[in-house]
C1' cells in the first nucleotide's frame, strides 16, 4: 500500500415504516444499568364504506365466445432465445400446430438517486413479492388493518423560491 470478508460505532439513504410511555413488580436474556417478547397513546401510511356524481342497465350494426375481479407496493407491459411438460395431427430414431412452466438475454410504464420544492440537462440504480377469495367505483359519518424489512450506490450541473447556520 491494495482486494476480498466480517463485527462494532456513528453518519446516512430506500420506505407509512417514527417517536413517547408502560413492561424493570409477572414471560426470555443479562451480576447490573438495561434489551427483548408483549400493551398503550400519538404520529404517518393503507383498505372498507351513503347521499351528490360517475358507470352499467335500453336500441341498431359489426365483432367475440364463457374469459373471474380487486387490493399493498414504483415494480407493469413487450420481445428473443434455448429447454421441460400436456395434447393433437402426419409420410414416425423424427416433424408440424396448439396451450403451459420456469430460467437467461433485452426494451419498457413507473420509481430512487446526501437540507426542502419546482424546472431545464446528463448518469447511474430499481422495474421484485405478496394477499382478498367470486366481494369491493367515488365517498361524510363510521369501521378495519399496517407502522416491516433492505442497503453503504452517489453524477452531478443549472435556474426559482424556501429552510437552517454563521457575520
Nucleotide at each position: 500500500g491494495g482486494a476480498c470478508a466480517g463485527u462494532c460505532a456513528u453518519c446516512g439513504c430506500c420506505g407509512a415504516g417514527u417517536c413517547c410511555c408502560c413492561g424493570c413488580a409477572c414471560g426470555g436474556c443479562g451480576c447490573g444499568a438495561g434489551c427483548c417478547a408483549g400493551g398503550g397513546g400519538a404520529g404517518c401510511c393503507g383498505g372498507g364504506g351513503a347521499c351528490c356524481c360517475g358507470c352499467c342497465a335500453c336500441a341498431g350494426u359489426c365483432c367475440c365466445c364463457c374469459u373471474g375481479g380487486g387490493g399493498u407496493g414504483a415494480a407493469u407491459c413487450g420481445g428473443g432465445u434455448g429447454c421441460c411438460c400436456u395434447u393433437c395431427a402426419c409420410g414416425c430414431a423424427g416433424u408440424g400446430g396448439a396451450g403451459g412452466g420456469a430460467a437467461c438475454c433485452u426494451g419498457u410504464a413507473g420509481g430512487a438517486g446526501a437540507c426542502c420544492u419546482u424546472c431545464c440537462u446528463g448518469c447511474u440504480c430499481c422495474g421484485a413479492a405478496c394477499c382478498c377469495g367470486u366481494c369491493a367505483g367515488c365517498u361524510a359519518a363510521c369501521c378495519c388493518g399496517g407502522u416491516a424489512g433492505g442497503c453503504g450506490a452517489g453524477a452531478g450541473g443549472g435556474a426559482a423560491g424556501g429552510a437552517a447556520a454563521g457575520g

This is a predicted structure of a 167-nucleotide RNA (c-di-AMP riboswitch aptamer (ydaO/yuaA leader)) from Streptomyces ruber.
Lineage of the source: Bacteria > Bacillati > Actinomycetota > Actinomycetes > Streptomyces.
Model confidence (mean pLDDT): 77 of 100.